[in-house]
Context: one part of a larger RNA
RNA sequence: UGACGGGGGCCCGCACAAGCGGAGGAACAUGUGGUUUAAUUCGAUGAUACGCGAGGAACCUUACCUGGACUUAAAUGUAGAUUGACCCUCUUAGAAAUAGGAGUUCUCUUCGGAGCAAUUUACAAGGUGCUGCAUGGUUGUCGUCAGCUCGUGCCGUGAGGUGUCGGGUUAAGUCCCAUAACGAGCGCAACCCCUAUCGUUAGUUGCUAGCAGGUAAUGCUGAGGACUCUAGCGAGACUGCCACCGUAAGGUGAGAGGAAGGUGGGGAUGACGUCAAAUCAGCACGGCCCUUACGUCCAGGGCUACACACGUGUUACAAUGGCCAGUACAAAGGGCAGCUACCAGGCGACUGGAUGCUAAUCUCUAAAGCUGGUCUCAGUUCGGAUCGGAGUCUGCAACUCGACUCCGUGAAGUUGGAUUCGCUAGUAAUCGCAUAUCAGCAACGAUGCGGUGAAUACGUUCCCGGGCCUUGUACA
Numbered sequence: 001u002g003a004c005g006g007g008g009g010c011c012c013g014c015a016c017a018a019g020c021g022g023a024g025g026a027a028c029a030u031g032u033g034g035u036u037u038a039a040u041u042c043g044a045u046g047a048u049a050c051g052c053g054a055g056g057a058a059c060c061u062u063a064c065c066u067g068g069a070c071u072u073a074a075a076u077g078u079a080g081a082u083u084g085a086c087c088c089u090c091u092u093a094g095a096a097a098u099a100g101g102a103g104u105u106c107u108c109u110u111c112g113g114a115g116c117a118a119u120u121u122a123c124a125a126g127g128u129g130c131u132g133c134a135u136g137g138u139u140g141u142c143g144u145c146a147g148c149u150c151g152u153g154c155c156g157u158g159a160g161g162u163g164u165c166g167g168g169u170u171a172a173g174u175c176c177c178a179u180a181a182c183g184a185g186c187g188c189a190a191c192c193c194c195u196a197u198c199g200u201u202a203g204u205u206g207c208u209a210g211c212a213g214g215u216a217a218u219g220c221u222g223a224g225g226a227c228u229c230u231a232g233c234g235a236g237a238c239u240g241c242c243a244c245c246g247u248a249a250g251g252u253g254a255g256a257g258g259a260a261g262g263u264g265g266g267g268a269u270g271a272c273g274u275c276a277a278a279u280c281a282g283c284a285c286g287g288c289c290c291u292u293a294c295g296u297c298c299a300g301g302g303c304u305a306c307a308c309a310c311g312u313g314u315u316a317c318a319a320u321g322g323c324c325a326g327u328a329c330a331a332a333g334g335g336c337a338g339c340u341a342c343c344a345g346g347c348g349a350c351u352g353g354a355u356g357c358u359a360a361u362c363u364c365u366a367a368a369g370c371u372g373g374u375c376u377c378a379g380u381u382c383g384g385a386u387c388g389g390a391g392u393c394u395g396c397a398a399c400u401c402g403a404c405u406c407c408g409u410g411a412a413g414u415u416g417g418a419u420u421c422g423c424u425a426g427u428a429a430u431c432g433c434a435u436a437u438c439a440g441c442a443a444c445g446a447u448g449c450g451g452u453g454a455a456u457a458c459g460u461u462c463c464c465g466g467g468c469c470u471u472g473u474a475c476a
Base pairs, nucleotide, nucleotide: 001476002475003473004472005471007470008469009468010467011466012465013464015460016459019423020422021421022420023419026315027314028313029312030311031310032309033308034306035305042053043052064301065300066299067298068297069296070295076124077123078122079121080120081119082118083117084116088103089102090101091100092099093098106115107114108113126290127289129288130287131286135284136283137279138278139277140275142273147186148185149184150183151182152181153162154161155160166177167176168175192267193266194265195264197235198234199233200232201231202230203229207224208223211222212221213220238261241255242253243252244251245250317416321375322374323373324372325371326370327369333364334363335362338357339356342353343352344351345350382413387408388407389406390405391404392403393402429452430451431450432449433448434447435446
């Protein structure tokens, strides 16, 4: 100087407390361990691995296994040689890759050749093989915590200290005062984006108050820019004003005004560093290793196994509910190998027609809710696993191993031990919608979007994590 303490002081955080809803018990989905296997490819492992890389494993992907093949090779370049092909079609063998056969078959030309393509030779390949403890780049975490440093000066023999401490204050090393320190940098804050209010500009594909036309009905049409909305520009919030407290910084106030009040709400933004943290399998790259194989192509299988254990979720155990009928209201996104109105068929998944839309124009678009009826506390009209049958769709192909539909079947489960998680407001809880990936889908996942919409916080003694000061130390 740090680190540590079941030392002290001050302070903060859904850290505890106060509340609400979960997990831990059940079934299923998914990831992991383990076991099994020819293979169940590899990585991630307290917090900071385990619905993680993977934002989509039937083939492909694919790296694994079995078997069959190739050896300048799957790609590209240079130089030399040979050919006029290669592709394509047919055919034989084959699981295919591939091998053999048949057919077809270049352009320009000054006829020397040139271009193009294939074959072949030589040289440069290739490796998801190892090392993340050789690395770059990127990322997690402490932590959006308030810290981490430098120049000069001063103090100390020196390591170092001071500044950065103290008194206040703040979300903040934020600011004020004091001060052998005076300044500065990286962080904090602000500048950026979205959102909440208003003004202005602009009105098409959006809107429709007034005027007019028209319909069974609809901004449907003329028209209009008022309103909503869209999307550019601007205004607005600064403790600016008032009162009180305070030297100041600042604090308090159901104060005024205001759409918004003290960081308005949310996001992006992550200091010096820590964990030899993660990644050589995104990519790049040093070294090592393989080179008729640890490279490459192909078929099939596997990554989907299953006595078991754990994590994360979904659905439930019901009446604040289930079922049936009627009826209302979003936002944000997507769409041409696409989204599809509408009509017809089918109980349905869907199919056959048909129309609009390269989209503020057409289209995909709610559910909880509300109204009425029924069920009456049961393993039930709860719950839907599992299994049987029949189908639909995608796709060369659904056996291993897809999703969905219909009929039948109808398991566990009656609120879950110790323990444990999330959340402070448009939040929790609850309800649906969309998208990426994608032929299809194991999505109950992830990322967004809106609808309905709470309870509680006395307080900081205690648990956990963190910041500052101080103290002890046989630790570095």
A computed fold for a 476-nucleotide part of an RNA from Labilibaculum filiforme, annotated as small-subunit ribosomal RNA, 3' major domain. Its mean pLDDT, the model's own confidence on a scale to 100, is 81. It matches the Rfam family "Bacterial small subunit ribosomal RNA". Its family is annotated with structural constituent of ribosome and ribosome in the Gene Ontology.